This is a predicted complex of two RNAs, RNase P RNA and transfer RNA, with 425 nucleotides together.
Its mean pLDDT, the model's own confidence on a scale to 100, is 78.
It holds a member of the Rfam family "Bacterial RNase P class A". By type it is a ribozyme.
[in-house]
């Protein structure tokens, strides 16, 4: 100085005037004025996952069915993180991986080829018998052997070398790879080390399916309390060995009419609602995710739905973007800006 | 703010146990008629919403994303 992996942060500042919501206190005409403080996000967003929460038995027993899937850990819990294994890519920093099991069983592998699965014999190479000819040899025609070449295809049943052999073949040996088996390190995934097999069972489980774990349904338009108003109605179907709460199915629990649809009322209020697996700083354990003590802060809560809108100044000229019960996570969208570790290449010293 | 489906040819729809995608109407052409309609023939016509990934091969399977679209108040 160049290119480049990777963690964290920031999301225009400042002051002025008018607004808009919410809470406290006043003054009051009782819903308004005044003074004083709060006031959107890293993703509020997709609802894709996991929980709290609330009602149905504080959720039992079996089946379905569904959803993760390398090995430890952490978490309220994850399909979420951390650390580590294998394979891949990259010079390297590093990055990505639905990564159990194809030796339980079942399916499927289209078209091409001879053969697509308890392998195979179309070319070709060797080779036997006959025939026949232009006779140290070639042709044809039956039959044997071979997986070394060619050809087809995503895939063809180890790979390269050498010996061997009619031609060839793990048919033999070397080195690789692959399976067993013993012991070593490591908590495990696995990893190397030695020894022993000439090689056995192609792929595909994001096909059924088998192992292993995990899940009871619905959601704040859940729930739960006040008011106000109607026509407490018709009509179909179900029926106590039913039928609802229960949204697969049964069994158990609890209630006793019920379920569809035609009607008929009101369209307000309060609450759930914001202090919670919160935030920060510091010490400690840990390699890390994170845990623990200590000490501090209180930081939107609307309901036709607030958080805007103008003037001044500066500047690097401003991106994607609005809370609607609440939180951890992951995905996706995003001007530009600071910054912390690391790589590799040149170049000086 | 919850929940739950769909996108295939112009236009309504099948195909979704994984092997190059169709059927009806429209539209073009030509044939019959005097001419047009019906009617017969032929022909075309598709990034199977959009990007990945699994698989030898994806419209089908898994995943992000986009755009549409439909239900969910209280009483009795």
């Nucleotide at each position: 100085g160049a290119a480049g992996u990777u963690g964290g942060c920031c999301a225009g500042a400042c002051a002025g005037c008018c607004g808009c919501u919410c809470u406290a206190c006043a003054u009051u005409g009782u819903u308004a004025u005044g003074u004083a403080g709060g006031g959107a996000g890293g993703a509020a967003a997709g609802u894709c996952c996991g929980g709290g929460c609330u009602c149905c038995a504080c959720a039992g027993g079996g089946u379905a069915c569904a959803g993760u899937g390398c090995c430890a850990g952490g978490u309220a819990a994850c399909g979420c993180c951390u650390g580590g294994a294998a394979g891949a890519c990259g010079c390297g920093a590093g990055u990505c991986u639905a990564u159990g099991g194809a030796a339980a069983g079942u399916g499927c592998c289209g078209c091409a080829g001879a053969a697509a699965g308890c392998a195979a014999a179309c070319c070709g190479c060797c080779u036997u018998u006959u025939a026949c000819u232009u006779u140290u040899a070639g042709u044809a025609a039956a039959g044997g052997g071979u997986a070394a070449g060619g050809g087809u295809g995503a895939a063809a049943g180890g790979g390269u070398g050498c010996g061997g052999u009619a031609a060839g073949a793990g048919c033999g040996c070397a080195c690789c790879g692959c399976a067993c088996u013993g012991g070593u390190g490591g908590u495990a995934a696995c990893a190397g080390c030695a020894g022993u097999g000439g090689c056995a069972g192609g792929g595909u489980a994001a096909a059924c399916c088998c192992c292993a774990c995990u899940g009871g349904g619905a959601g704040c338009a859940a729930g739960g309390c006040c008011a106000a108003a109607u026509a407490g109605g018709g009509a179909u179907c179900c029926a106590a060995u039913g039928g609802c709460g229960u949204g697969g199915c049964c069994c158990g629990c609890g209630c006793u009419g019920g379920a569809u649809u035609c009607g008929g009322g009101u369209a307000g209020g309060c609450u759930g609602c914001u202090u919670g697996a919160g935030g920060u700083g510091u010490u400690u354990a840990g390699u890390g995710a994170u845990a623990a003590a200590c000490a501090u802060c209180c930081u939107a809560g609307a309901u036709g739905a607030a958080u805007g809108g103008u003037u001044g100044u500066c500047c690097a000229c401003g991106a994607c973007a609005g809370a609607a019960c609440c939180c951890g996570g992951c995905u996706u969208a995003u001007a530009g800006g600071c910054u912390g570790a690391c790589u590799u290449c040149u170049u000086c010293u | 703010g919850g929940g739950c489906c769909g996108u295939u040819a112009g236009c309504u729809c099948a195909g979704c146990u994984g092997g190059u995608a169709g059927a009806g109407c429209a539209c073009u052409c030509g044939g019959c008629u005097u001419u047009u309609a019906a009617c017969c023939g032929a022909a075309u016509u598709g990034u199977c919403g959009u990007g990945a990934g699994u698989u030898c091969g994806a419209a089908u399977c898994u995943c992000a994303c986009a755009c549409g679209g439909c239900c969910c108040a209280c009483c009795a």